[in-house]
Molecule: SAM riboswitch aptamer (S box leader)
RNA sequence: UCACCAUCCAGAGCGGCCGAGAGAUCUGGCUCGACGACGCCGCAGCAACCCGGGCGGACGGACCCCGUCCUCGCCCCCCGGUGCUACCGCCAGGACCGAUGGAAA
Numbered sequence: 001u002c003a004c005c006a007u008c009c010a011g012a013g014c015g016g017c018c019g020a021g022a023g024a025u026c027u028g029g030c031u032c033g034a035c036g037a038c039g040c041c042g043c044a045g046c047a048a049c050c051c052g053g054g055c056g057g058a059c060g061g062a063c064c065c066c067g068u069c070c071u072c073g074c075c076c077c078c079c080g081g082u083g084c085u086a087c088c089g090c091c092a093g094g095a096c097c098g099a100u101g102g103a104a105a
Base pairs, nucleotide, nucleotide: 001105004102005101006100007099008098013043014042015041016040017039021032022031023030025094026093027092028091029090044085045084046083049081050080052076053075054074055073056070057069058068059067060066061065089097
């Protein structure tokens, strides 16, 4: 980067730096913002996509153990890889829309 799969109305903020726009894009609206937004960094937290662990189930081999799998099974979340922490992806409509994770080249 192209195509694929899943999710996007729950949850979770403080400090420092910066200095004017920001909430992805277009139109309309509604908000946030010099009482410092957005962004960056640090710490803390949320969550449970991957990893890991426990229980359960299926299959196979063999014996009371081993291996593989679980395409919505349930739980934990201690370690690790990410993500997220105003407003439902802020709302409505549009678009070959976007974001995050997974797997593959």